[in-house]
RNA sequence: UUCUUAUCAAGAUGUGUGGAGGGACUGGCCCAAUGAAGCACGGCAACCUGAAUGUAAAUUCGAGGUGCUAAUUCCUGCAAACCAAAAGGUUUGAGAGAUAAGAA
Numbered sequence: 001u002u003c004u005u006a007u008c009a010a011g012a013u014g015u016g017u018g019g020a021g022g023g024a025c026u027g028g029c030c031c032a033a034u035g036a037a038g039c040a041c042g043g044c045a046a047c048c049u050g051a052a053u054g055u056a057a058a059u060u061c062g063a064g065g066u067g068c069u070a071a072u073u074c075c076u077g078c079a080a081a082c083c084a085a086a087a088g089g090u091u092u093g094a095g096a097g098a099u100a101a102g103a104a
Base pairs, nucleotide, nucleotide: 001104002103003102004101005100006099007098008097014041015040016039017038021031022030023029025077027075028074042069043068044067047065048064049062050061051060052059053058073096078093079092080091081090082089083088
């Protein structure tokens, strides 16, 4: 990097450092000198995983691998159904993206 499977409405959202960007992309809408990204610490506990109970299913505790730590993946994009005079709206599914586990 590609493929497969699962999840994406919960949780953490603070301190130091740093010094202007950030929220993947499109269009929006937002966050940011009352301090962005990055880094360290702290925090959280979805996946793998460790322990306890259990025939099992599962439950509880931990935080080792990794991940996460503004807004539902911030909303949206493509398709269908329904509502609407229209603008547009609602729902479902797909796509895209993210993470984990496995495989190449």
Molecule: SAM riboswitch aptamer (S box leader)